[in-house]
This is a predicted complex of two RNAs, RNase P RNA and transfer RNA, with 427 nucleotides together.
């Protein structure tokens, strides 16, 4: 000078408050009253009281209700391989490609020889290739004998255009050229060897190359996915309403996340008019934290010990004083977890790299 | 908890990515009129909410943020 991983995110004391649970002493009110007791509010005491992201709601699960014989079609997602996990688009390890002197970092990384589409402008040509300039043979005209003009052709070496022009270098070859031939490199296929696999081999053979990019274009292949969400849902209490009109009426209507097969139920839809919306629960002990041992490269798993750590519903963490320091960033739970992403003053620890 | 959107000063278009950045109102200049408005002619005005990525090329495709609106 940098790379990677982990951790903290002002501290202490006092006073006054807020909030959840427990508790008994006291007091209030109510129920029951033969006694014991129960509920409620206030007060005293004890214990606890925001985060690493509580955030964005981008993924994955739990939980709950609905739907669940089953099948097909749509639709969505993921995309090298193996493992971890409740599950994942996450994590770990490995492969390939790229970046960096290096420690290390990054990657939407299946298929373009299944098919279709697109590739503006420029350029001769943009995809079963193509002759603008150039190069070359031949034929004809002209000629100052150097060439020059025209024509039938050959040619992808060179120039030019473009993001991209149909393998690269060298030698041979040729009229000039060209995988036309050869060597090496690259590519494809087959075999052998290594690896669970992706893949690898300065192993062997075959093929002159089988032909551009784009799949974050349609698509193909493989795998996965039922829908909604705690305003889910459950319980209690209160209230209650039966009607009227119109339309359609079983090849109908409704329901089963979208459609169809299929299944179930049966009058249905719209309008008018009337009525209710208060409380309890779900609610926090959980794929939980910490420590140790064992297995594993690791993510992680197993066992043992130990701890209990917010649960509100106008919604709680605050205010003041004192001391100290590095003078304090981003930011506030609302059903709960695992990830990802984004924001963040500053500080600490460990491992490693490069330069002097 | 769920869903939609952001393009000129305002309201909105932009199909399967390319000379495609447009329309109306507004604004500026001209013309008309004695003057003003309307009508007519011409012009200016945009980092397509921000940042990355895919592609030769992004308003458009993908991802991450920001803001607004609705249930």
């Nucleotide at each position: 000078a940098g790379u990677c991983g982990g951790c903290c995110g002002a501290a202490c004391a006092g006073u006054c408050g807020c909030u959840g649970c427990c508790u008994g002493g006291c007091g209030u009110u109510c129920c029951a009253u033969u006694c014991a007791g129960g509920a409620u509010c206030g007060u005293g005491g004890g214990c606890g009281g925001a985060g690493g992201a509580a955030a964005g709601u981008c993924c994955g699960g739990g939980c709950u209700u609905c739907a669940c014989a089953g099948g097909g079609c749509a639709g969505g997602g993921u995309g090298c391989c193996a493992g971890g996990u409740a599950a994942u688009g996450c994590c770990u390890g490995g492969g390939a490609g790229g970046c960096g002197c290096g420690a290390g970092c990054c990657u939407a990384c299946g298929g373009a020889a299944a098919g279709u589409g697109c590739c503006a402008c420029a350029g001769a040509a943009a995809a079963c290739a193509a002759a603008c300039c150039g190069c070359c043979u031949c034929c004809g005209g002209c000629u100052u004998c150097g060439g020059u003009c025209g024509g039938c052709g050959g040619u992808a070496a060179g120039g030019g255009u473009g993001a991209a022009a149909a393998g690269g270098u060298g030698c041979g070859g040729u009229a000039a050229g060209a995988g036309c031939g050869c060597a090496c490199c690259g590519c494809g296929c087959c075999g052998c060897g290594g690896g669970u696999a992706a893949c690898c081999g300065a192993c062997g053979g075959c093929g002159g190359c089988a032909c551009g990019g784009u799949a974050a274009a349609c698509c193909c292949c493989a795998c996965c996915c039922g829908a909604a969400g705690c305003a889910a849902g459950g319980c209690c209490a209160a209230a209650u309403a039966g009607g009227g009109a119109u339309g359609c009426g079983a090849c109908g209507g409704c329901g089963c996340g979208g459609c169809c097969c299929g299944c179930g139920c049966u009058g249905c839809a719209u309008c008018c008019g009337g009525g209710u919306a208060g409380g309890c629960u779900g609610c926090u002990c959980g794929a939980g934290g910490c420590g140790g041992c064992u297995g594993g490269c690791g993510a992680c798993a197993g066992c043992c010990g130990u701890c209990c750590c917010a649960g509100a519903u106008g919604a709680a963490u605050g205010a003041c004083u004192g001391u100290u320091c590095u003078c304090g960033a981003c930011a506030g739970a609302a059903c709960c977890c695992g990830g990802c992403u984004u924001a963040c003053a500053g500080g600490c620890c460990g491992a490693c790299u490069c330069c002097u | 908890g769920c869903g939609a959107g952001a393009u000129a000063g305002c309201u909105c278009a932009g199909g399967c990515g390319g000379u495609c950045a447009g329309a109306g109102c507004g604004u500026c200049g001209g013309a008309u009129u004695c003057a003003u408005a309307a009508c007519c002619c011409g012009g200016a005005g945009g980092u397509c909410g921000a940042g990355a990525g895919u592609u030769c090329g992004a308003g458009u495709c993908u991802c991450u943020c920001u803001c607004u609106c609705g249930c």

Rfam match: Bacterial RNase P class A. Its family is annotated with tRNA processing, dimeric ribonuclease P complex and ribonuclease P activity in the Gene Ontology.